[in-house]
Molecule: transfer RNA
Organism: Cucurbita maxima
């Protein structure tokens, strides 16, 4: 240069076209003589980018970047 397959919260990963969600981390408060477990409430996203379908797109089309894997 070909072909496959991935990008969603600090980190793993879910979201069958109709208001983005868990676990862990993080913050506060109970609770402890102090951490730690534990309990409760809270923050934190341009769903990689650019366009097109569509009344409505994290989802679907195409095309960029950028990772992973094949094979030459």
């Nucleotide at each position: 240069g070909g072909g496959u397959u991935c990008a969603u919260a600090g980190c793993u990963c879910a979201u069958u076209g109709g208001c983005a969600g868990a676990g862990c981390a993080u913050u506060u408060g109970a609770u402890u003589g102090u951490a730690g477990a534990u309990c409760a409430a809270g923050a934190g996203g341009u769903c990689a980018c650019c366009a097109g379908u569509u009344c409505g797109a994290a989802u679907u089309u195409g095309g960029u970047u950028g990772g992973g894997c094949c094979g030459u």